[in-house]
Formats: sequence, structure tokens, C1' cells
RNA sequence: GCCUUAUCGAGAGCGGCGGAGGGACUGGCCCGAGGAUGCCGCAGCAACCGGCCCGGCCACGGGCGCUGGUGCUAAGUCCUGCAGGAUUCCCGGUCGGGAGUCUUGGGAGAUAAGGC
Repeated sequence: GCCUUAUCGAGAGCGGCGGAGGGACUGGCCCGAGGAUGCCGCAGCAACCGGCCCGGCCACGGGCGCUGGUGCUAAGUCCUGCAGGAUUCCCGGUCGGGAGUCUUGGGAGAUAAGGC
């Protein structure tokens, strides 16, 4: 880097360094010299893998945060993008167009585990 599977409306911040953009991309909307993003330390959240315990029809289910391996700690993955459905409003006039809200599926992305 690619593939597969699962999850993504919950949760969890202080200090130091540093000094300009950052939130993956698009369009929005936000964050940021009252110092963001990032890096480091400590703390915390969660429970994917591992570990331990219980049950089991041996497919699996439930529990414990454990001196283990990751991850995460602004905003729903911040919203959105492609296709469909419901509904409200507007425009032209019987069918179409536009905008808003909700919703289903998909795409993209992120994380974990396994594989190449």
C1' cells in the first nucleotide's frame, strides 16, 4: 500500500515545546496569535485484539480494566457529496423544477483484527 470482516448519534483534558494555519478531499460551516493543528509528558475514556472468570446446544453469549497490543479525549465520521423514499414551502401550470427537514441504501474516510 491492497483485500476481507466488524464498528463509527455514547465517552474521556491538563501541562510543556512550538509559532501558522487546521478540521482527509469537495462545497459549506467551524477552530485558531486569548496560540489552534502537530510533537512530548502525565491523566483519562472505551473495550477491537490479548488475558482472566461464568454459562453453553461448542455456533457462541455474558462479565472483569487487567503492570499486555492498538485506538481515542472540539463540533454525529462537524455537515455534505451518489441513488431512492416520505413530507413542508416556493415557481411555472398537471406534470416538472428549486429549496428545507427526515429517512433507506451506497460511496469516501477512520479504527481494530486477520490476510497478501
Notes: This is a predicted structure of a 116-nucleotide RNA (SAM riboswitch aptamer (S box leader)) from a Deltaproteobacteria bacterium. It matches the Rfam family "SAM riboswitch aptamer (S box leader)". Rfam 15.1 lists 9,625 matches to the family in 4,158 species. Its mean pLDDT, the model's own confidence on a scale to 100, is 86. The sequence was found by an Rfam model in a public genome assembly. The model forms 97% of the base pairs in the Rfam consensus.